The RNA shown here (SAM riboswitch aptamer (S box leader)) has 93 nucleotides and comes from Hymenobacter oligotrophus.
The sequence is in RNAcentral, with records from Rfam.
Lineage of the source: Bacteria > Pseudomonadati > Bacteroidota > Cytophagia > Hymenobacter.
RNA sequence: UUUUUAUACAGAGGCGUGGAGAGACAGGCUCCCUGAAGCGCCGGCAACCCUCCGGAUCAUCCGGAACGGUGCCAAUUCCUGACCAUAUAAAAA
Numbered sequence: 001u002u003u004u005u006a007u008a009c010a011g012a013g014g015c016g017u018g019g020a021g022a023g024a025c026a027g028g029c030u031c032c033c034u035g036a037a038g039c040g041c042c043g044g045c046a047a048c049c050c051u052c053c054g055g056a057u058c059a060u061c062c063g064g065a066a067c068g069g070u071g072c073c074a075a076u077u078c079c080u081g082a083c084c085a086u087a088u089a090a091a092a093a
Base pairs, nucleotide, nucleotide: 001093002092003091004090005089006088007087008086013042014041015040016039017038021031022030023029025081026080027079028078043073044072045071048069049068051065052064053063054062055061056060077085
């Protein structure tokens, strides 16, 4: 990068650095020098994978825990559009 499957109206931010953008794309709308993006540290949310506990089962599913691998922490994926368009997880090539 591509493919497959699942999920996307819930939830969770401070400090330092930085210095003008950010919210994928188009249109809208919004956030932002009372400090955007990025980066670092600390904290948190969630429960996709791993691990553990309990229950039902042929497959598998349901509930709980949260040390580890990811992810996420303005607004329903911010709204509308294309609905595989985008993002994330897991697996495969």